SAM riboswitch aptamer (S box leader) from a Deltaproteobacteria bacterium, 115 nucleotides, folded computationally. Its mean pLDDT, the model's own confidence on a scale to 100, is 76.
[in-house]
RNA sequence: UUCUUAUCCAGAGCGACCGAGGGACUGGCCCUAUGACGUCGCGGCAACCAGCCCGCCAGGGCAAGGUGCCAAAUCCAGCGGAACUUUUAUUCAAAUUUCAAAUCAAAGAUGAAAU
Numbered sequence: 001u002u003c004u005u006a007u008c009c010a011g012a013g014c015g016a017c018c019g020a021g022g023g024a025c026u027g028g029c030c031c032u033a034u035g036a037c038g039u040c041g042c043g044g045c046a047a048c049c050a051g052c053c054c055g056c057c058a059g060g061g062c063a064a065g066g067u068g069c070c071a072a073a074u075c076c077a078g079c080g081g082a083a084c085u086u087u088u089a090u091u092c093a094a095a096u097u098u099c100a101a102a103u104c105a106a107a108g109a110u111g112a113a114a115u
Base pairs, nucleotide, nucleotide: 002114004112005111006110007109008108013042014041015040016039017038021031022030023029025078026077027076028075043070044069045068047067048066049065051062052061053060054059074107081104082103085100089096090095
């Protein structure tokens, strides 16, 4: 890298340096010279793995070692689509078309395991 799997509505600062974009991409909407983003130092949070304790199990608690994270729900929608329901148009009706949309998925991020 790829594949599989789990989670993603909660939580989490200060200072220094840099100097213009950034929030994955597209469309919105936000953050940003009152210095964003990024890097470094200290600090914090607690998703997974590991540790300790309780438990038959499922699971729960403690702590913070390995990663991770510390604007807004993964910011919202989409990036294949399916789709109960619902709306517009045509129509006697069926049916077709169109708007919205629960939900499922997709895309993305992180962890674990394998290769």
The model forms 97% of the base pairs in the Rfam consensus. It was read from a public genome assembly, where an Rfam model found it. Its Rfam family is "SAM riboswitch aptamer (S box leader)". About the family: The SAM riboswitch is found upstream of a number of genes which code for proteins involved in methionine or cysteine biosynthesis in Gram-positive bacteria.